About this RNA
A computed fold for a 349-nucleotide part of an RNA from an uncultured bacterium, annotated as small-subunit ribosomal RNA, central domain. Its Rfam family is "Bacterial small subunit ribosomal RNA". Its family is annotated with structural constituent of ribosome and ribosome in the Gene Ontology. The coordinates come from a structure-prediction model, not an experiment, and the mean pLDDT is 88. RNAcentral holds the full RNA, with entries from ENA.

Context: one part of a larger RNA
This record gives sequence, structure tokens and C1' cells, in this order.
RNA sequence: UUGGGUUUAAAGGGUGCGUAGGCGGGAUGCCAAGUCAGCGGUAAAAAUGCGGUGCUCAACGCCGUCGAGCCGUUGAAACUGGCGUUCUUGAGUGGGCGAGAAGUAUGCGGAAUGCGUGGUGUAGCGGUGAAAUGCAUAGAUAUCACGCAGAACUCCGAUUGCGAAGGCAGCAUACCGGCGCCCUACUGUCGCUGAGGCACGAAAGCGUGGGUAUCGAACAGGAUUAGAUACCCUGGUAGUCCACGCAGUAAACGAUGAAUGCUAACUGUCCGGCUCGAAUGAGCGCUGGGCGGUACAGCGAAAGCGUUAAGCAUUCCACCUGGGGAGUACGCCGGCAACGGUGAAACUC
Repeated sequence: UUGGGUUUAAAGGGUGCGUAGGCGGGAUGCCAAGUCAGCGGUAAAAAUGCGGUGCUCAACGCCGUCGAGCCGUUGAAACUGGCGUUCUUGAGUGGGCGAGAAGUAUGCGGAAUGCGUGGUGUAGCGGUGAAAUGCAUAGAUAUCACGCAGAACUCCGAUUGCGAAGGCAGCAUACCGGCGCCCUACUGUCGCUGAGGCACGAAAGCGUGGGUAUCGAACAGGAUUAGAUACCCUGGUAGUCCACGCAGUAAACGAUGAAUGCUAACUGUCCGGCUCGAAUGAGCGCUGGGCGGUACAGCGAAAGCGUUAAGCAUUCCACCUGGGGAGUACGCCGGCAACGGUGAAACUC
């Protein structure tokens, strides 16, 4: 390299949008680039293959012939392609409904926590396995009233819902994205994927400016211990929060790329539609779209997957090729830095 693979053995990019490229629905007409067929040319000789022939045979020699590719020519038209016409199932638009913690901004709310002021009240509180550090007669803890601050939203709450992923949960308002169902009115392949690229991207981290109640790396003290740079306790800075900018990584996980079609069933639940029933409802049945469970066939090394496939197929992208060395070194690109991206070899087993 080919072949073979990528849930867990090495291997799916964190996610989307999209450029080039690759691939692409039904019917029909034409063209003939790909494709196929016939004929011709070329393919030095020798060699090889096949047929024949000469040395007694053979090796060897001689004669003939085949030959991929390329070029020319004459045809074929199923498939691919090109150019037309047409269609509606893919895709989209319109109309009518619907659900939702999707997003952004602003405002508001109560509980808890901490702090402040005042009242009541007196000797402890706190903490642990037990303690001590710590707090407290300058009146703590407890309790009542008032006030302030910041952060997070109990119950509802659920294999629930929404989002491309990260993620999203008090309430209200405004703006705004996506999705589902029904009608089948319109356009008529407008599609799928997507190297580069661009955008988004938890937590921690960085810059500037705010904010700082709680919690809390570092740090200090108290314990434990042989020691204890820990686990436990008392404190506590950065941070945690906000605005703007950077960073760009995660067990970014379903460890499972995206799209389309096909392939037994049963069952729960969420959101629609239709029918029956009711005549507001519960519910039966049918039909779409999600989220789960069980399971046939099939698949799988097994565990398991199983119409939400890891089944059967097609298209496109990404990735893997023994362990260590190593996601290291060097170079390059990016970054304020931290570091990120790309990414070896020697050597060794």
C1' cells in the first nucleotide's frame, strides 16, 4: 500500500454553518465525453506465452502469432455524463394550530446565609471519633424587631421538556432562534456530505474595571500520626458573581460522525391530529413527531445492540495500523501568559 476496521481491544473531529470537491429522485427526447463492440495503426530486436519447424532427443536455434496502453475509424445507447421537456414522492414556501428550564435584555419576589443597630437574657458557644485552635462577661451562642449586602432559586421535578453541542430551572415583560402536527394551496431536485475556512464552545485560567454574602485552591493555626507538606477541625487570599476582551481544552460520553431507504412485535411516557364515546371530561381505536423499557430476525469476541441498530444497503467526511519512548523533542502557526494546534526519531520490549 491493499485488505480490514473505529461502543468497551488502536481508531468518530467537542458542536454547528458552509467553500472547493465527491455523491445525488420519477418519466421522456437528443448528443455520444465516459462505457462497450468491430476494424486498422503503433507497441525496436532479443526474451516470455501459444502454434509450427531444424540440430538423433533436449537444452538451443529458426519461422509465424498473441499482447496492456495510446492513436485513428465505424457502430451501439442499457448505465454514468451533457443539453432539453416534464412530474412530485426529496427539499422548501404558504395557511391554521401547538408544546417547551432554547437564547438575549430589563424589572420584581420570598426563604436561607452573613453583617449592622436596638431589645430580652446569662455563661458558655462552636467543633470532633475524642479534642484543641477559634468566638464569648468590652455580654457571645440563643431569641425578637428593624436595616444592609451578595449569591443561589426549596417544593412542583419526572429514564419530563428544550437546544447543534457546550448547556438551560423563582416570577413577569420585551425582542428573538429552532421544532412538531394538520391542510395539501404553491415552487419543482432548489438536495446530502463537507478537505480548508468561519462561528459557537463546561470548569479552571488570564487582562482591565467593578463586586465580594456563601463556599473556598494557596496560606496560617489546632488535631491525628513514627512522620502527616494529607484526610478531620478553626480561620482564610485568589477565585466563585458582573461587564468587556482573551483563552479553546474535558471521561466535550451514547466512550457510538452526518444523511437517506428498508427490516417482527409488545409496552410506558411527553407533544399534536382524526374517529368513537361524552356532549366540559375520563377513556377505546387509528395516525404523526420525540424520550424510555422488553424483545423476533439479524449482528457481535462477548458484554450486549436490536425501527433512536452496534441489522441490511448507499453517499460523503474524520480517524486507526504493537507497547514504551510521547502527545514528548524539533520546526511552524496561534496566545499577554498559562499553554493550545500540528507532531517525529533514536533506543527498547